Background
A computed fold for a 72-nucleotide RNA from an uncultured Flavobacteriaceae bacterium, annotated as transfer RNA. It matches the Rfam family "tRNA". By type it is a transfer RNA. Its family is annotated with triplet codon-amino acid adaptor activity in the Gene Ontology. The coordinates come from a structure-prediction model, not an experiment, and the mean pLDDT is 83.
RNA sequence: AGGCUUAUAAUUCAGUGGUAGAAUGUACCGCUCAUAACGGUUUAGUCGUAGGUUCAACUCCUACUAAGCCUA
Numbered sequence: 001a002g003g004c005u006u007a008u009a010a011u012u013c014a015g016u017g018g019u020a021g022a023a024u025g026u027a028c029c030g031c032u033c034a035u036a037a038c039g040g041u042u043u044a045g046u047c048g049u050a051g052g053u054u055c056a057a058c059u060c061c062u063a064c065u066a067a068g069c070c071u072a
Base pairs, nucleotide, nucleotide: 001071002070003069004068005067006066007065010024011023012022013021018055025043027041028040029039030038048064049063050062051061052060
């Protein structure tokens, strides 16, 4: 210098144009003599940033940022 991949909840990850989800975790309650385990409830998002297309974008297009990989 060129190319490719990834970016979504506190963490790990789903989500192929039509209301953004799961597990783990946090908090509370139940169970127990007590703790763990277990069960219930609860907590949570500017979908990396900025534009564009569309009636409608996490999803499609462009640029940028960050991380990683490959080639030279």